[in-house]
RNA sequence: GCCGUCUUAGCUCAGUUGGCAGAGCAUUGCAUUCGUAACGCAAAGGUCGACAGUUCAAUUCUGUCAGACGGCU
Repeated sequence: GCCGUCUUAGCUCAGUUGGCAGAGCAUUGCAUUCGUAACGCAAAGGUCGACAGUUCAAUUCUGUCAGACGGCU
């Protein structure tokens, strides 16, 4: 230098042939217990990497850029 994959909640990751953004763990509250843990119930937590384009509508499609990883030279 070229090619490919990935970027979504504090962490690990789903997701959608374009139409309300989710799970587990973690956190907080409640319940339970003599008490703690575990179990149960509930809550909070997201500019879906950035900027543009297409579209009535973009996390999803397209382009550029940034970062991570891999391959080739």
The RNA shown here (transfer RNA) has 73 nucleotides and comes from Candidatus Kaiserbacteria bacterium RIFOXYB1_FULL_46_14.
The source organism's lineage runs through Bacteria, Bacteria candidate phyla and Candidatus Kaiseribacteriota.
The RNAcentral record of the sequence draws on ENA.
Rfam family: tRNA. The family's RNA type in Rfam is transfer RNA.